[in-house]
């Protein structure tokens, strides 16, 4: 140089016929408990890797570039 794959919450990932983001674990707060743990209940917490197109309406589609992995030369 080329092709493929992944990039969504602090960490592990989900969402693949486009309709306005969710689960687990961590974290606060709370119930319980003699006290911690464990078990419950609840709240925070995302410009969906960056920038443009397409659409009424994109994490989802297209382009182009980062970023990491894997593959041809």
């Nucleotide at each position: 140089g080329c092709c493929c794959u992944u990039g969504u919450a602090g960490c592990u990932c989900a969402g693949c016929a486009g309709g306005u983001a969710g689960a687990g674990c961590a974290u606060u707060c709370g119930a319980c408990u003699g006290u911690u743990a464990a078990u419950c209940g609840a709240a925070a917490g995302g410009u969906c890797g960056c920038a443009g197109g397409u659409u009424c309406a994109a994490g989802u589609c297209c382009u182009g570039c980062c970023a990491a992995g894997g593959g041809c030369g």
Description: This is a predicted structure of a 73-nucleotide RNA (transfer RNA) from a Candidatus Woesearchaeota archaeon. Its Rfam family is "tRNA". Rfam describes the family as follows. Transfer RNA (tRNA) molecules are approximately 80 nucleotides in length. The family's RNA type in Rfam is transfer RNA. The coordinates come from a structure-prediction model, not an experiment, and the mean pLDDT is 83. The source organism's lineage runs through Archaea, Nanobdellati and Candidatus Woesearchaeota.